Molecule: SAM riboswitch aptamer (S box leader)
Organism: Gemmatales bacterium
RNA sequence: GUCUUAUCCAGAGUGGCUGAGGGAAGGGCCCGAUGAAGCCACAGCAACCGAUUCGCCUUCCUCGGCGGAUGCAGGUGCUAACUCCCACCCGGUAAGCCGGGAGAGAUAAGAU
Numbered sequence: 001g002u003c004u005u006a007u008c009c010a011g012a013g014u015g016g017c018u019g020a021g022g023g024a025a026g027g028g029c030c031c032g033a034u035g036a037a038g039c040c041a042c043a044g045c046a047a048c049c050g051a052u053u054c055g056c057c058u059u060c061c062u063c064g065g066c067g068g069a070u071g072c073a074g075g076u077g078c079u080a081a082c083u084c085c086c087a088c089c090c091g092g093u094a095a096g097c098c099g100g101g102a103g104a105g106a107u108a109a110g111a112u
Stems, first nucleotide, its partner, number of pairs: 001112008013042005021031003026086003043079003048075002050072001051070007083104001088101005
């Protein structure tokens, strides 16, 4: 990089260095010198994997599967706005707009 599966209306930020961009991409709308992006430190959120533990499958044990709990000196991820919104399709509506789906993207685990 590609493929598969799951999730994406919840949650969580301060300080230092630095100095103009950033929110994937097009359109929009935002954020930004009261400091963007990046780096560092510390803190936090979450619970995908791992760990521990409980229940069920099952009378018992091991393995396994499913579900719950903890938030652990573990592996990642994340800490403006629903994935910031839209785009393509379908349905509803007089319209504004509302709902569903696809695509794209992000993250994890596995495979290649």